A computed fold for a 126-nucleotide RNA from uncultured Actinoallomurus sp., annotated as c-di-AMP riboswitch aptamer (ydaO/yuaA leader). Of the family's consensus pairs, 92% are formed in the model.

RNA sequence: CGCCGAAUCCCCCGCCCCGGGGAGCCGGGAACUGGAGUCUUUGGGUGAACCCGCAGCGCGCCGCGCUCCGGUAGGGCGAACUCCGGCCCGAACCCGCAGCUGACCCGGCAGGCGGCAAGGAGAGGA
Numbered sequence: 001c002g003c004c005g006a007a008u009c010c011c012c013c014g015c016c017c018c019g020g021g022g023a024g025c026c027g028g029g030a031a032c033u034g035g036a037g038u039c040u041u042u043g044g045g046u047g048a049a050c051c052c053g054c055a056g057c058g059c060g061c062c063g064c065g066c067u068c069c070g071g072u073a074g075g076g077c078g079a080a081c082u083c084c085g086g087c088c089c090g091a092a093c094c095c096g097c098a099g100c101u102g103a104c105c106c107g108g109c110a111g112g113c114g115g116c117a118a119g120g121a122g123a124g125g126a
Stems, first nucleotide, its partner, number of pairs: 001114004008023005024109006043095004051071003055067005074089004081122004
């Protein structure tokens, strides 16, 4: 300097690194109305991270779980849009029965990574 992400900026106090406030961005809960959801059969949320298949192993056994591999819904790539192309991700966690929902209420502002580089075209615009 730049990327993913809401996760940035400012002020005050305190002193051995603590606490508070504001702006901005983000998330959750929460009426009427309308309408949605649930049950026998599988609760809900943040997030792009949803689903399928081969093989192997295990189990309470024809179903479930785990591992590896392949693919996929979807997502990202240094100013906003479209097309083409290339590369990458396709996780993890939280809550505890909470549909949507205004007033109102409650929270978060982390973490990780790159600089041995820079794709092309169009539209638009200064």
Annotation: The RNAcentral record of the sequence draws on MGnify. Its Rfam family is "c-di-AMP riboswitch aptamer (ydaO/yuaA leader)". Rfam describes the family as follows. This family represents a conserved RNA structure found upstream of the ydaO and yuaA genes in Bacillus subtilis and related genes in other bacteria. The ydaO/yuaA element is thought to act as a genetic 'off' switch for the ydaO and yuaA genes in its native state. It is believed that the element may be triggered during osmotic shock leading to activation of ydaO, a predicted amino acid transporter gene, and members of the yuaA-yubG operon which code for KtrA and KtrB K+ transporters. Model confidence (mean pLDDT): 75 of 100.